A computed fold for a 1454-nucleotide RNA from an uncultured organism, annotated as small-subunit ribosomal RNA. Its mean pLDDT, the model's own confidence on a scale to 100, is 81. It matches the Rfam family "Bacterial small subunit ribosomal RNA". Its family is annotated with structural constituent of ribosome and ribosome in the Gene Ontology.
């Protein structure tokens, strides 16, 4: 852009305006108009004239005749019952389908037969008068007909009566003849016809009846009085309670009546593999309706969309007295709504009405307009190309690829637009659409692309912005500072003149399962089956029937639609058009007789009966028994008893408990006793008797399918509970008291009432469970037990077989798995019950039952995206088993109390920088804050910067030193001074400038790397292949032993392997060897002393290399194993001791302040510099330490023995000096040489004598020393003096198993100085471990789980608050259907004295007939009344659901 379709789904809401049904003059009269014509009158122009006239006849008037494709009111005929619209009502013979009418009608049309003779009286129109605003009338007078009315005629017809023949499914029908009786007609004409009357037939259309089919609800179970039938009438086209009178009491209903909700039904349409499910727009036949309700008239047909009457409502006109109207026809308007079109053209075609026809009418119809509303078709360019450029990717920097958009090249010209021509549809004429379809020409790539999506399902990804905000979302879900999910952009994917959203339907959904599901545990077996009606299903033969079934035929199943193939519309394709075939699975009918059904007769295998026999807590009733408990009486006897985790309440000196004897009462029946028995289930237990039910075995006499399952129904039905009356020992809800506890309306204890027991009645529920309905048949076994029977044997017994019951294990098979498995959850059949996501809820309402409690039946709104089952792996348990660890226990010594040191919290402060936070933060980062460090605070300064690179310019220095100012940084001023060179310059440094940038101990350890802690040096963590399992997963790795150990051995559907363990490495304990200085000195020599020297390397030692220990040997145990116990030898014995070494992983563990780093943030500051202050504060709390409290001690004197380290801005000897810290001085030593350096505890002697002391040393005063630019805030040390708390530490808690604890001193790192800390070193040197019950932590196996951010988990209920829906509710209000009564319009029907009356009869009087009026029955709307039912609403009230961090407790999951 075109073709074909299609367009108020809502208010059957209201409608202004126009149109949608008229036509016939060949039915009729009158009127008007025109033509022709006749008669009478008038008499113009012209001609002529003798001017008198004559002629002429136009024009006009009146009357008549005639005529018309003229006009149209009226009478009359036909048509307005078709066509067109809508779906309100209707659950119905309304519709569909198939029949019936012997119970009917049918205008126009066709055919046939027979006719049309002769009369009569009116009336509209019209005229006049008159009422009214109008609509509309009233009265008087005139007139016609194919209008109306008698009479005649009657082929045939109707009615009445009584017949004959034939036929039929009943009533009955057809034909024929007879008698009586009744009813017809219209004309017009062009003379061709057309029309009329009667009868019959046909066709068409209609009416009625019947079989079958046709939504939901039982929380609607009974309905019905004209109701059901009969007789007799009436009425109708016709049957009929359709209506009426009388008579009878029927009729419908579980195969769902009645009632209620919803709904036009169908051909068909959508979907689906089909079966089905949903729908009923367009098109077509049917029905119903026409503002709502009622009614008839006319007519062939109506109870009538564009007719009438009445009532109510509404709208309009009005002169207020009265009138008019009905778009669910076509357009159109308002309204409603998410939403649906033009007040179009034409009768050209196809139809319809009228007419003889011409023709007229036709919003039917044909066309056009509007809408991407649907389907279909065509396009918006195509081809090849990197020559050129931007951009992009890759990198081997030179290309290459992409991009090919633009540019350039070649080609085409559909469609639209423009121009020219130009159909068919029509046999003569006639074309609205329309100059349309179509064809041709010229022209230019121009005029013609959007929408959705890009996390998954699902094709398609990046950047920026945002920061649980804004937003997205169909489901899961996304967004909290690095969003493929929000928004935008780029890119990409899909479809395309469309694309996406929303609503609805089907499918997927086997998720209502007929095809085609299920019920042990997921939702789902009834509490039970006994009995069992209806119903469903049902053993073997025989013979019939033919309902189902199968088969053949015929009619129908309208057309359209659907399917197949053909043609046409320019190709193609959809729709459309034409013609052919198929299908429409249904109704009907011939035949067959296997199967189902049915009927008859028979059989015995199912079922039942009989006879024989044994087993049993089967049921009911009566009687009897002993043990025990409690109570009563009596005796003995004395202070407790009882009870608990421990107690108390309670009982007891008024004599308990205990014990003995006697008595009373009630209830229950130890042992036997058993996954034993019986019963339908519930359930049943001492013994005896009586009555009674069932099952089983054997037998095979009898019946002959009598069976199975059962909705509704009847019955039974634990415990608790209820009613009446008894009984009441023990036990024991409620209740009381005592305990426990934060509380304890509980668990425990002491009491104790209903109840438990009996009789009678009710209730009717349970985890009433095997969570498994009943029946029948079939399908490997093994092993128990129970009741029978048969057989065998060597017989208190054993074995074999079989029937019935009851258990376990286990194939096939089934099952999601667990599991079931002849007692099925297997394979089949039959019947019943039940389920369809969780919650709301087994609740509400209604109904039934019940004395009540309550039971049975049993929803919805709303809300969630899950709830649930089985199994798996973990984690957890105040679950179990085993094992280990200074985990407990046994010990030793501490902490917690004191003073001080140090860290932390808190507080304070301008700042008290920051981090670390249970163990695993707290003498931690910090191996050392007076300045610095330093990150903090105050003040003062700088801005390309304190530090790095690049660029430009200048200088040749800069640094350093000295002086002045300023707190200092800094600034200013003075003096001094580059290197190399090929002389071009280069390098270096400083200053100035510009901008890139620097800088940040700023944030995020929840963006990270790296590093570290911890479980834990615990023994674990995994993999490959195989096997098992649907799978997650399992096995291996579990089991029996053993070990420090997943260490090793054995076994095993596992076999191997890896990371861990162990070993390999270092130190140490023994020894050998090599080497011998700075180490050592046995022997020799020298020397004043000293390994000092010569000498030596034996020893110690040093530091290289070896050996040694491996359960190797023996005995016992163990399984002839691994291994364990003991022993020998050995320096060392079972890992000799110690260290290093830390699996997979956990804790979003710690660290952005070691370092690195993403992102964010600051940039004259969150960067940099300086001075001073702070990190050192101080009501307090905690951690870790030191020193003590003393006699195993303090002090004093003199004496002895280490190891491991450090040392050059260093260690620093001897010597001098000071009380001392130190100072002076400086030998030696870069160290097995020199030095720090004295080891101390210890032992010996002396003193102190149990005291706040000769303990303890804090605090304080004075005086000093050292380091350092500087000791005020704020260092260490020394001397003298002062001499606090503290006399062994509450609850609680820590370390340690041997050279360990305890105790004693020494050194080092950091460091100018500053350890009670940290890291090392040696000296002295114990006690205890029965053992694994308990506490803590860990490992393995197992078990439970509602946990899986994994018990610091999950989770329940009340209360408080907010919101939502809902039940009840004094009531209020509205609708619906019905009932009773009142009133009663229009109208049909009936009656009717008086009144009125043209045709016919009658000479007349009058009559027949008719009309109005009145009355009666029925009767819509309306009124009144009491009920029923469905809604709306309501103070208040009940529970329910949802909600973020609320309150109280902790009920459930171990």
């Nucleotide at each position: 852009c075109g073709g074909c379709g299609u367009g108020c789904u809502u208010a059957a809401c209201a409608c202004a305006u126009g149109c949608a049904a008229g036509u016939c003059g060949a039915g009729c009269g009158a009127a008007g108009c025109g033509g022709u014509u006749u008669a009478a009158g008038u008499g113009a122009a012209g001609u002529u004239u003798u001017c008198g006239g004559a002629u002429g006849g136009a024009u006009c008037u009146u009357a008549g005749a005639u005529u018309g494709a003229c006009u149209g009111a009226g009478c009359g005929g036909c048509g307005g019952a078709c066509g067109g619209g809508u779906g309100a009502g209707u659950a119905a013979c309304g519709c569909g389908u198939g029949g019936a009418u012997a119970a009917c009608c049918u205008g126009c049309c066709u055919c046939a037969c027979a006719c049309a003779g002769g009369g009569g009286g009116a009336u509209a129109a019209c005229a006049g008068u008159u009422a009214g605003a109008a609509a509309u009338g009233a009265c008087u007078g005139c007139u016609a007909a194919u209008a109306c009315c008698g009479c005649a005629u009657a082929a045939g017809c109707g009615c009445a009566c009584a017949g004959u023949a034939c036929c039929g499914c009943a009533u009955g029908g057809u034909a024929c003849a007879g008698u009586g009786u009744g009813a017809a007609a219209a004309a017009c004409u062009c003379c061709g016809g057309u029309g009329g009357u009667g009868u019959g037939a046909g066709a068409u259309g209609g009416a009625u009846c019947c079989g079958c089919g046709u939504c939901u609800g039982a929380u609607u179970a009974g309905g019905u009085a004209g109701u059901u039938g009969g007789u007799g009438g009436g009425g109708u086209a016709a049957c009929g309670g359709c209506c009426c009178a009388c008579c009878a009491a029927g009729c419908c209903g579980a195969c769902g009546a009645u009632c209620a909700u919803u709904a036009g039904a169908c051909g068909a349409c959508c979907u689906g593999a089909g079966a089905g499910g949903g729908u009923g727009a367009c098109c077509g036949g049917c029905c119903a309706c026409a503002u709502u309700g009622g009614g008839a008239c006319u007519g062939a047909c109506a109870c009538a969309c564009g007719g009438c009457c009445c009532a109510c409502a509404c709208u309009c006109c009005u002169a207020c007295g009265g009138g008019a109207g009905g778009c669910a026809g076509c357009a159109u308007u308002g309204g409603g709504g998410a939403a649906u079109a033009u007040g179009g053209c034409a009768c050209a075609a196809u139809g319809g009405g009228c007419g003889a026809a011409a023709g007229c009418c036709u919003g039917a119809u044909g066309c056009a307009g509007c809408g991407a509303c649907g389907c279909c078709g065509a396009g918006u360019g195509a081809u090849g190309g990197c020559c050129u450029a931007a951009g992009u990717g890759u990198c081997g920097c030179g290309g290459u690829a992409u991009g090919u958009u633009u540019u350039g090249a070649u080609c085409u010209g559909u469609c639209a637009a423009c121009a020219a021509g130009g159909a068919a549809g029509a046999a003569c004429a006639u074309g609205a659409g329309g100059g349309u379809a179509c064809c041709u020409g010229a022209c230019u790539a121009u005029g013609a692309a959007g929408c959705c999506c890009c996390g998954g399902a699902u094709a398609a990804c990046u950047a920026c912005g945002u920061g649980c905000c804004a937003g997205c979302a169909g489901c899961c879900g996304c967004g909290g500072c690095a969003a493929c999910a929000c928004g935008u952009a780029g890119g990409g994917g899909g479809c395309a003149a469309g694309c996406g959203u929303u609503a609805u339907c089907c499918c997927g959904a086997u998720u209502u399962a007929c095809u085609g599901c299920g019920u042990g545990u997921a939702a789902u077996g009834g509490g039970a089956g006994g009995c069992g009606c209806a119903a469903a299903c049902a053993g073997g033969g025989a013979u019939g029937c033919a309902a189902g079934u199968c088969u053949g035929g015929a009619u129908u199943g309208a057309a359209a639609g659907c399917c197949c193939g053909g043609g046409g519309c320019u190709c193609a394709a959809a729709c459309c058009c034409c013609g052919g075939g198929g299908a429409c699975u249904g109704c009907u009918u011939u035949g067959a007789a296997a199967c189902u059904g049915u009927a008859u007769g028979g059989c015995u295998a199912g079922a039942g009966u009989g006879c024989u026999g044994g087993a049993g807590a089967g049921g009911c009733a009566a009687g009897c028994g002993g043990a025990a408990u409690u109570c009563c009486u009596a005796g003995u006897g004395u202070a407790g008893c009882g009870g608990u985790g421990a107690a108390a309440u309670g009982c007891g000196u008024a004599g308990a408990u205990a014990u003995u004897a006697g008595g009373a009462a009630g209830a229950a029946c130890a042992c036997c006793a058993g996954u034993g028995g019986c019963g339908a289930a519930g359930g049943c237990g001492g013994c005896u008797u009586g009555c009674u039910g069932g099952a089983c075995a054997g037998u095979a006499a009898c019946u002959g399918a009598c069976g199975u399952u059962c909705a509704g129904g009847c019955u039974c039905g634990a415990a608790a509970g209820c009613g009446u009356g008894g009984g009441g020992a023990g036990c024991a809800a409620a209740c009381a008291g005592g305990a426990u506890u934060a509380g304890a309306u509980a668990c425990c204890c002491u009491g104790g009432u209903a109840g438990u027991c009996c009789a009678c009645g009710c209730c009717g529920u349970a985890a009433a469970c095997g969570a498994u309905g009943a029946a029948u048949a079939c399908u490997a076994g093994g092993u128990g037990u129970u009741g029978g029977u048969g057989g065998g044997c060597a017989a208190a017994g054993c074995c074999c077989a079989u029937c019935g019951g009851u258990g376990c294990c286990g194939c096939c098979g089934c099952a999601a798995a667990c599991g079931c498995a002849a007692u099925a959850a297997g394979u089949a059949u039959u019947c019943c019950a039940c389920c369809u996501g969780g919650g709301g809820a087994g609740u509400a309402c209604g109904u039934u039952c019940g004395c009540a409690a309550g039971a049975a039946u049993g929803a919805a709104a709303c809300u969630c995206a899950a709830a649930g089952g089985a199994a798996u792996u973990g984690a957890c348990g105040g679950g179990g088993a085993c094992c280990c660890g200074c985990a407990c226990a046994a010990g030793c010594g501490g902490u917690g109390g004191a003073g001080c040191a140090u860290g932390u919290g808190g507080u304070u402060u301008a700042a008290u920088u920051c981090g670390a936070a249970g163990c695993a933060a707290c003498g931690c980062g910090a191996a050392g804050a007076a300045c610095c460090u330093u990150a903090c605070c105050a003040a003062g300064u700088c801005u390309u910067g304190a530090c790095a690179u690049c660029c430009c310019g200048a200088u040749g220095a800069c640094a350093g030193a000295a002086c002045a100012u300023g707190u200092a940084a800094u600034g200013u001023g003075u003096u001094u001074u580059c290197u190399c060179u090929u002389c071009g310059g280069a390098g270096c440094a400083u200053c100035g400038g510009u901008g890139a940038c620097a800088g940040g101990u700023g944030g995020u350890g929840c963006a990270u790397g790296g590093u570290u802690g911890u479980c834990g040096u615990c023994a674990g963590c995994u993999c490959g292949u195989g096997u098992c399992g649907u799978g997650a997963g399992a096995u291996g790795u579990u089991g029996g032993g053993u070990u420090a150990a997943g260490u090793c051995c054995c076994g095993c559907a596992a076999c191997g392997a890896g990371c861990g363990c162990a070993a390999c490495c270092c130190c140490u304990a023994u020894u050998c060897u090599u080497a011998g200085u700075a180490g050592c000195c046995a022997g020799c020599g020298g020397g004043u002393a000293a390994g000092c020297c010569g000498g030596g390397c034996a020893c110690u030692c040093u530091a290289g290399g070896g050996a040694g220990a491996c359960u190797g040997c023996c005995a016992g145990g163990g399984a002839u194993a691994a291994c364990c116990u003991g022993g020998a030898g050995g320096a060392a014995g079972g890992u000799g001791g110690g260290g290093a070494u830390g699996a997979c992983g956990u804790c979003a563990a710690a660290u952005c302040a070691u370092c690195a780093u993403g992102c964010c943030c600051c940039u004259u500051a969150u960067g940099a510099c300086u001075u001073g202050g702070g990190c050192u504060a101080c009501a307090c709390a905690c951690g870790u330490g030191c020193u003590a409290c003393a006699a195993u001690g303090g002090c004093g004197u003199a004496a002895a023995c280490a190891a491991a380290g450090g040392g050059a801005a260093g260690c620093g000897a001897g010597c001098c000096u000071g009380c001392g810290a130190g100072g002076g001085g400086g030998a030696g030593c870069a160290a097995a040489u020199c030095u720090c350096a004295a080891a101390a505890a210890u032992a010996a002697c002396g003193u102190c004598u149990c005291a706040g002391u000769u303990c303890g040393g804090a605090c304080u005063g004075c005086a000093g020393u050292c380091u350092g630019c500087a000791a005020c805030u704020c260092g260490a040390c020394u001397g003298c003096a002062c001499g606090a708390a503290g006399c062994u530490g509450g609850a609680a808690u820590c370390g340690c198993u041997a050279g360990u604890a305890a105790u004693c001193g020494c050194g080092a790192a950091u460091c100018a100085g500053a350890a009670u800390g940290u890291c090392g070193c040696g000296g002295u040197g114990a006690a205890u471990a029965c053992g694994u019950u308990c506490c803590c932590g860990g490992g393995u196996c197992u078990u439970g789980u509602a946990c899986a951010c994994a018990c610091c988990g999950c989770c329940c209920g009340u209360c408080a608050c907010a919101c939502c829906a809902u039940g009840g509710g004094a009531g209020u209000u509205g609708g619906u259907a019905a009932u009773g009564c009142c009133c009663g319009a229009a109208g049909u029907c009936a009656g009717u004295g008086a009144c009125c009356u043209a045709a016919c009869c009658g000479c007349a009087a009058g009559g027949a007939g008719g009309g109005a009026g009145c009355u009666g029955c029925c009767g819509a709307a309306g009124g009144c009344a009491g009920g029923a039912u469905c809604g709306a609403u309501a103070a208040c009230u009940g529970g329910g659901g949802u909600g973020a961090a609320g309150u109280c407790a902790u009920a459930a999951c171990a």